Overview: The prediction has a mean pLDDT of 81. The RNA shown here (Lysine riboswitch aptamer) has 183 nucleotides and comes from Paenalkalicoccus suaedae. Of the family's consensus pairs, 93% are formed in the model. The RNAcentral record of the sequence draws on Rfam. Taxonomically the source falls in Paenalkalicoccus (Bacteria, Bacillota, Bacilli, Caryophanales).
[in-house]
RNA sequence: AGUGAGUUUAGAGGUGCAUGGCUUAAGAGUAUGUUAAGGAAGAGAUCAGAAUCUCUAUGAACUUAACGGAAAGGAUGCCGUGCCGAAGCUAGCUGUAAUUCUGACUGCAACUAGCUGGGGCUACUUUUAAUAAAAGUAGUACUGUCGUAUAGCAUGUUUGCUAUAUGGAGGGCUAUCUCACGC
Numbered sequence: 001a002g003u004g005a006g007u008u009u010a011g012a013g014g015u016g017c018a019u020g021g022c023u024u025a026a027g028a029g030u031a032u033g034u035u036a037a038g039g040a041a042g043a044g045a046u047c048a049g050a051a052u053c054u055c056u057a058u059g060a061a062c063u064u065a066a067c068g069g070a071a072a073g074g075a076u077g078c079c080g081u082g083c084c085g086a087a088g089c090u091a092g093c094u095g096u097a098a099u100u101c102u103g104a105c106u107g108c109a110a111c112u113a114g115c116u117g118g119g120g121c122u123a124c125u126u127u128u129a130a131u132a133a134a135a136g137u138a139g140u141a142c143u144g145u146c147g148u149a150u151a152g153c154a155u156g157u158u159u160g161c162u163a164u165a166u167g168g169a170g171g172g173c174u175a176u177c178u179c180a181c182g183c
Stems, first nucleotide, its partner, number of pairs: 002181005009175003014084001016083007024075001033067006042055004046104006087116006094109004117143002120140007145168010
């Protein structure tokens, strides 16, 4: 040289991941509101039950017409920030939010376990105002990485590089650092 262990430091994959601000479209002439006519006893606080509170014959819900008229989540583009299990998803459990209790659903957060190298395209399902986007499942080529095989090139050998085929996974890979063995 090398082998093994640890994982020190720093990197790579690219339509790469997450996040903040601004902008634009859509949401939508929708929801809420006001007026008029009808209507005639209920209506609202996520859903169901019970309770509590509020509105209502000075006319509830509902229907029609007119006037007026938003926003959130999500998305496009641009400018930044943090990064490469970046991050995301699934399941469980705990807490929290919408008047209280019980249960459910949804949102947010923490913990535990598992899965996914990465982005794209297609189909189905879920979600959504949505044929947008997102999530899940399946398929499909592409791409990065490592192993194996074959061939070629370079090299004194070792070995390195390129191409093809095939297989694996990020707990990975490359370089570097430390320790031990060894020369």
It matches the Rfam family "Lysine riboswitch aptamer". About the family: Riboswitches are metabolite binding domains within certain messenger RNAs that serve as precision sensors for their corresponding targets.